[in-house]
Context: one part of a larger RNA
Molecule: large-subunit ribosomal RNA, domain V
Organism: Pedinellales sp.
RNA sequence: UUUGUCGCUAGACGGAAAGACCCCAUACACUUUUACUGUUAACAUAUAUUGUAAAGAGCUUAUUUUUGUGUAGGAUAGGUGGUAGCUGUUUGAAAUCUUUGUUUAAGCAAAUUAUUUAGGCAUCCUUGAAAUACCACCCAUUAAUAAACUGUUUACUCAUUUUUAAGAUUUAAAGACAUUGUAUGCUAGACAGUUUAACUGGGGCGGUUACCUCCUAAAAAGUAACGGAGGUGUACUAAGGUAAACUCAGAUAAUUUUCAUUAUUUUAGAGCGUAAUGGCAUAUGUUUGCUUGACUGUAAGACUGAUAGGUCGAACAGAGAUGAAAAUCGGUCAUAGUGAUCCGGUGGUUCUUCGCGGAAAGACCAUCGCUCAACAGAUAAAAAGUACGUUGGGGAUAACAGGCUGAUGUCCUUUUAGAGUUCUUAUCGACAAGGACGUUUGGCACCUCGAUGUCGACUCAUCACAUCCUGAGGCUGAAGAAGGUCUCAAGGGUUCGUCUGUUCGCCGAAUAAUGUGGUACGUGAGUUGGGUUUAGAACGUUGUGAAACAGUUUGGUCCCUAUCUACGAUAAA
Numbered sequence: 001u002u003u004g005u006c007g008c009u010a011g012a013c014g015g016a017a018a019g020a021c022c023c024c025a026u027a028c029a030c031u032u033u034u035a036c037u038g039u040u041a042a043c044a045u046a047u048a049u050u051g052u053a054a055a056g057a058g059c060u061u062a063u064u065u066u067u068g069u070g071u072a073g074g075a076u077a078g079g080u081g082g083u084a085g086c087u088g089u090u091u092g093a094a095a096u097c098u099u100u101g102u103u104u105a106a107g108c109a110a111a112u113u114a115u116u117u118a119g120g121c122a123u124c125c126u127u128g129a130a131a132u133a134c135c136a137c138c139c140a141u142u143a144a145u146a147a148a149c150u151g152u153u154u155a156c157u158c159a160u161u162u163u164u165a166a167g168a169u170u171u172a173a174a175g176a177c178a179u180u181g182u183a184u185g186c187u188a189g190a191c192a193g194u195u196u197a198a199c200u201g202g203g204g205c206g207g208u209u210a211c212c213u214c215c216u217a218a219a220a221a222g223u224a225a226c227g228g229a230g231g232u233g234u235a236c237u238a239a240g241g242u243a244a245a246c247u248c249a250g251a252u253a254a255u256u257u258u259c260a261u262u263a264u265u266u267u268a269g270a271g272c273g274u275a276a277u278g279g280c281a282u283a284u285g286u287u288u289g290c291u292u293g294a295c296u297g298u299a300a301g302a303c304u305g306a307u308a309g310g311u312c313g314a315a316c317a318g319a320g321a322u323g324a325a326a327a328u329c330g331g332u333c334a335u336a337g338u339g340a341u342c343c344g345g346u347g348g349u350u351c352u353u354c355g356c357g358g359a360a361a362g363a364c365c366a367u368c369g370c371u372c373a374a375c376a377g378a379u380a381a382a383a384a385g386u387a388c389g390u391u392g393g394g395g396a397u398a399a400c401a402g403g404c405u406g407a408u409g410u411c412c413u414u415u416u417a418g419a420g421u422u423c424u425u426a427u428c429g430a431c432a433a434g435g436a437c438g439u440u441u442g443g444c445a446c447c448u449c450g451a452u453g454u455c456g457a458c459u460c461a462u463c464a465c466a467u468c469c470u471g472a473g474g475c476u477g478a479a480g481a482a483g484g485u486c487u488c489a490a491g492g493g494u495u496c497g498u499c500u501g502u503u504c505g506c507c508g509a510a511u512a513a514u515g516u517g518g519u520a521c522g523u524g525a526g527u528u529g530g531g532u533u534u535a536g537a538a539c540g541u542u543g544u545g546a547a548a549c550a551g552u553u554u555g556g557u558c559c560c561u562a563u564c565u566a567c568g569a570u571a572a573a
Stems, first nucleotide, its partner, number of pairs: 001573007010565003014560002022394004027390002029386004035194005041187001043185006051156005057150002060147005067140002069106001078138005085121003095115002098111005160174003197209003206226001210232006233375001234273001235332002240291007248269001250265006271280002274337001276335003295318004301312004307376001320329003343369007351362002401448001402446001403444003407441001409437006418428002455530001456528003460522001461519005468493003471488006495509003499505001536554004540549003
């Protein structure tokens, strides 16, 4: 060296399981609720099943009946109209006695008994209106009667229900209430179906989503970012049209108590409803007069936009405003002030009208109703939890490790104010400047999500040197000893314990010293499994709740017989 055998497990991003964490899907499932919509159930009411009576109540109508007081006035005049008479003498007027109704009282009305026996009341004066003298109609009101209706209470038995019974009859109890059907209303996550946005230097939280102005924008136009700044969801009958006239802000000086006026200067430093930008002094600014073109029907031609759409517009016809006229005027100096379609409302029109005539309905013209603001608007109508979770995918996207970077970090250097009694550099060194490293915290998201197992401990290590000890030296604010600092140096060495899952750290006892780092924060196909990080349970807190918590506590399956490389031992050649 080759070929075997035995061993070991560092590597083959080893094997196993289309990652369970994370994100995504207009995927799923289950759970919750003051998400949406519904279903069932419950409740209430009406009605049918549902029959017989009685009492009393309410209301309406009809008849009879009672009552009706401003002041003036014989006096308690309901209203209007007619009219000059009405009533009474055995069918008994007026008055008196008694009772009743009404009324605060006065009074008014009615009934009965008795006495008496022929009158009594109107038309006259007062009044807006004149007689309950009489008649008709009517208003409000009291009482009675009748009818209809409504609801209440009570009773009955024949429907119906229950009990006794294996069942039938019967008995008993209940009873027109229960029950059952129908209709309507209201209410239960009890049940069901669903929804619960996107962007995003992972996702969540936060922010944003349409329109206007500027910068970024690279001198045509256009141009992104969770780039830098702001504004809008209107206002105005004049702040519109036209004709004419005028010129602003500021500064200086004078007058003036101020306001203000005058003079000089001044290209706009003002103003133009509003943000910003552009524009405007011949004015698009300011003032005055008259007015309504903030018109109707059209529109050549352009700009812009993927489309939808947006913008400008000469000119023609009509009827007008202003102006002497030429002319100008289809809103405002311009650029924001907004919303498709469906559905529905209103008005109009020489339109259509399902056999015909109408109507309904539709069409056309005009117009109205959306923080449809997630603003090209999925529905008229919608929130959450999942650690019990599932599926499809993703290294298109996070957590570990690696990579890039090196802000942060560690180390070094430069400069020298200053401290060091004096003296920058024995030693320390602010404010600044420049590097190295890749051990911190980060940024990025490049391999890996058809899996690269995560902290610490154990075991076994190996490397760097910015050296903790041991070794060699320079300087010293080095007398000696002990030190400080710097240079060289990696051969060897570099502890045991208490507490904690801890790395770390504090403490204890020693030591020459108990070094700093890299190695997938070395090492789980070597061990462990205390922590983190499934499913059980609990506390605190948050949440209506399901549940949640870089809060806490207890419990909790660590698989692999080694093919190759590497390494160790051994046999033969």